A computed fold for a 77-nucleotide RNA from Thioflexithrix psekupsensis, annotated as transfer RNA.
[in-house]
RNA sequence: CGGGGUGUAGCUCAGUCUGGUAGAGCAUUGUCUUCGGGAGGCAAGGGUCGUAGGUUCAAAUCCUAUCACCCCGACCA
Numbered sequence: 001c002g003g004g005g006u007g008u009a010g011c012u013c014a015g016u017c018u019g020g021u022a023g024a025g026c027a028u029u030g031u032c033u034u035c036g037g038g039a040g041g042c043a044a045g046g047g048u049c050g051u052a053g054g055u056u057c058a059a060a061u062c063c064u065a066u067c068a069c070c071c072c073g074a075c076c077a
Base pairs, nucleotide, nucleotide: 001073002072003071004070005069006068007067010026011025012024013023020057028044029043030042031041032040050066051065052064053063054062
């Protein structure tokens, strides 16, 4: 320098193909249960989808650029 992959809740990830209310598990908080704890039941909070633009009535999803990390190749030695 070229190509590819990943980026979404505190953590691990789905959702992208086929645009249409942002989700799951764990964790956290409250509550029930218990003498208390643990386990378990119920409920709640938590995101502007890496960043910046564009297309569209509507974008996590399509297009462009860019950042971070990882892989491959090339170049130099």
About this RNA
The sequence is in RNAcentral, with records from ENA.